About this RNA:
A computed fold for a 72-nucleotide RNA from Elusimicrobia bacterium CG1_02_37_114, annotated as transfer RNA. Model confidence (mean pLDDT): 80 of 100. It matches the Rfam family "tRNA". Rfam classes the family as a transfer RNA.
[in-house]
RNA sequence: GGCUGCGUAGCUCAAUGGUAGAGCGGCGGUUUCAUAAGCCGUAUGUUGGAGGUUCGAAUCCUCUCGCAGCCA
Numbered sequence: 001g002g003c004u005g006c007g008u009a010g011c012u013c014a015a016u017g018g019u020a021g022a023g024c025g026g027c028g029g030u031u032u033c034a035u036a037a038g039c040c041g042u043a044u045g046u047u048g049g050a051g052g053u054u055c056g057a058a059u060c061c062u063c064u065c066g067c068a069g070c071c072a
Stems, first nucleotide, its partner, number of pairs: 001071007010024004018055001026042005048064005
C1' cells in the first nucleotide's frame, strides 16, 4: 500500500429496512440478628463519526476513525 472482518447499555452479546433488546452488573424494596442467595421493582444508549438512499436506517451506499487478520 491492497483486501477482509469487527465497532450497539458498565461488561458479554442479540436485533439482516418498521417502537433498540437479553444475560451479568448497578440502584431501590422485600426476606435475615447480619451477609450472601432468592423474589419484586427501576434506570440505562448520539448503534465509533460525517454524509447519502428511503415514508422509515443499527441494518443498504459513500467517506472517515479505531482494533484484529490476510497478502505484498
Background
The sequence is in RNAcentral, with records from ENA. RNAcentral records the identical sequence in 3 taxa.